[in-house]
Context: one part of a larger RNA
């Protein structure tokens, strides 16, 4: 001199863009952070319509008795209450499917194939997605919900009975795929790989929502059927993601010199998607090491960041890639994928509830709180955009994200006025008492109007999505349905009445901090008197201190300026 996720002191006008728990991977109140699908399923509830039963009322009207008043007994439009059935719509506790392995956080552990770079997999897997094939046949047993009952303070259960499915199971078929035994061709990198082919064996499936009406079934609704979309089963290929292996590179320490028994290798077996002491039995006695094994310390790694002319040195916060972790330790289940942050089980510590028998919990998600600390923010708004999950779609969910608030924490930009103005005013300081200086500085005159304040207008982000109309194309038996494209109309913005623009008024609301002995730009007076104090180094201070404290002046930087800490 440069830099920082900084902190502290004094000071502080505005905006843009960034950035903000570096310490206790310490403990956490509260709210939210992963749901969605009724176009998979059976129920339940509500609303409307139609139909039907019961009860109440009943305009009106009939019969009988009676001279009449009236009495007895029917029919009945309509209205109300209530039960059942059907249809349509809405909601959704449960079963079922997909997602929850992503996204988000942190850096404790890890000196390691963890990361980086380059390869290998002839030793592997890959849900959803894309392309190309084949197929979706016949049956069955359950179980939640529900009803009844029962245990428990609760958490949560137990029993009996009933029921559905894209839940589960059995049979059939199986081109290709897998397995066993063969044959042929081609290729290679040793184990081998690819293609064709023969025999045998075993392994699948599920429906849903629209439209149609020629033939069939059905009284009808509708179904078979035809057709479209979505879903399903099984192959091949792709894409994406992942697993495993290898060469090389990756801190300090020898006051760590020897380390190792599943250890090193082989064979058989097991296990895995897959190689392998990964595991196991047996056999052999190997394997590593001054090119630093083993041990100890420290540490997430990288793209990169800072500095430096470079070589190098130091660092790894934000952003991006990879890894690891999720109260501590261990374990598996489900699944294409986890040994799973807001899943399960066990043990432990801690906190909470309890009827004392037993239960509940896990912010290293977003906010927020306590603690510790020199030190680090809103318990905000919205799904409008981008992205993700589910869904046919509308849509729902999304503390990802987009925004907002707070902090001069950083960088950048702007302003605090401009021009004129000497009676060099007053006042301060100083003085050799003449003056000098603050100083064109102020006053005063003429202007301007950035920012801030008031008033008015006012976006882009929506070329997207959705609804609807029309036209055209695809599909189809079809002018249905579905789908694609174009055009028109309507609708959708958290930020936000924000950015931006216009206008009113007025110099009005906006400057400090550090230094002034030398290094090092900048000097005098007063106070103090080796005291009080200063100090990065040299060093100042003991009565004329440019070095302490104050004042005036000056220098430097400026919404900052100094100090401290650390790095080069």
């Nucleotide at each position: 001199g440069a830099g920082u996720g900084a902190a502290c002191g004094c000071u502080g006008g505005c905006g843009g863009c960034g950035u903000g728990g570096u310490u206790u991977a310490g403990g956490c109140a509260u709210g939210c952070a992963a749901g969605u699908c009724g176009a998979g399923c059976g129920g339940a509830u509500c609303u409307a319509a139609u139909u039907u039963g019961a009860c109440u009322u009943g305009a009106g009207u009939g019969g009988c008795c009676g001279c009449a008043a009236g009495g007895c007994u029917g029919c009945a439009a309509g209205a109300g209450u209530u039960g059942g059935a059907u249809u349509a719509g809405a909601u959704u506790a449960g079963c079922g499917g997909c997602a929850a392995a992503c996204g988000g956080g942190u850096g404790a552990g890890u000196a390691a194939c963890a990361c980086g770079c380059g390869g290998g997999u002839a030793a592997u897997c890959u849900a959803c997605c894309u392309u190309c094939g084949a197929g979706a046949c016949c049956g069955g047993c359950a179980u939640a919900a529900c009803a009844c009952u029962u245990g428990g303070a609760a958490a949560c259960g137990g029993g009996u009975g009933c029921u559905a499915a894209u839940u589960c199971c059995g049979g059939g078929u199986a081109a290709g795929a897998c397995c066993a035994c063969g044959g042929c061709a081609c290729c290679g990198c040793a184990u081998g790989g690819u293609g064709c082919u023969g025999u045998g064996a075993g392994a699948a499936u599920a429906g849903g929502c629209g439209g149609g009406g020629a033939a069939c079934c059905g009284u009808a609704a509708g179904g078979u059927c035809c057709u479209g979309c979505c879903a399903c089963u099984u192959g091949a290929a792709g894409a994406u993601g992942a697993g495993c292996c290898c060469a090389c590179g990756u801190c300090c320490u020898a006051u760590c010199a020897g380390c190792u028994a599943g250890u090193u290798g082989g064979u058989g077996g097991g296990g895995u998607a897959a190689u392998g002491g990964c595991c196991u039995a047996c056999c052999a006695a190997g394997g590593c090491g001054a090119c630093g094994a083993c041990g100890g310390g420290u540490a997430g790694c990288u793209g990169g960041a800072c500095u430096g002319a470079g070589a190098g040195g130091u660092c790894g916060g934000u952003c991006a890639g990879c890894c690891a972790c999720a109260c501590u330790g261990g374990g598996a289940c489900u699944g294409a994928g986890a040994c799973a942050c807001u899943g399960c089980c066990c043990a432990g510590a801690c906190u909470c509830c309890u009827a004392c028998g037993g239960g509940a919990g896990g912010c290293u998600g977003c906010a927020g709180u306590c603690g510790a600390g020199g030190a680090u923010c809103u318990u905000u708004u919205g799904c409008a955009a981008u992205g993700g999950g589910c869904g046919a779609a509308a849509g729902c969910c999304u503390g990802a994200c987009a925004a907002u608030g707070c902090g001069a924490c950083g960088c950048c930009g702007c302003g605090u006025g401009a021009g004129g103005g000497a009676u060099g005013a007053a006042g301060g300081u100083u003085u050799u008492c003449g003056g000098a200086u603050c100083g064109u500085a102020a006053a005063c005159c003429u202007c301007u109007g950035u920012c801030g304040a008031g008033g008015g207008g006012g976006a882009u982000g929506a070329u997207g999505g959705c609804u609807u109309u029309u036209u055209g194309g695809a599909u189809u038996a079809a002018u249905a349905c579905u789908u694609c494209a174009a055009a028109g109309a309507g609708u959708u913005g958290a930020c936000a009445g924000u950015a931006c623009c216009c206008u009113u008024g007025a110099a009005g609301g906006a400057a400090g901090c550090c230094a002034c002995g030398g290094c090092u730009a900048a000097c005098u007076c007063c106070g103090u008197g080796c005291c009080a104090g200063c100090a990065g180094c040299c060093g100042c201070g003991g009565u004329a201190a440019u070095a302490c404290g104050g004042a005036g002046g000056u220098g430097g930087c400026a919404a900052g300026c100094g100090u401290u800490a650390c790095u080069c």
Molecule: small-subunit ribosomal RNA, 5' domain
Organism: Candidatus Omnitrophota bacterium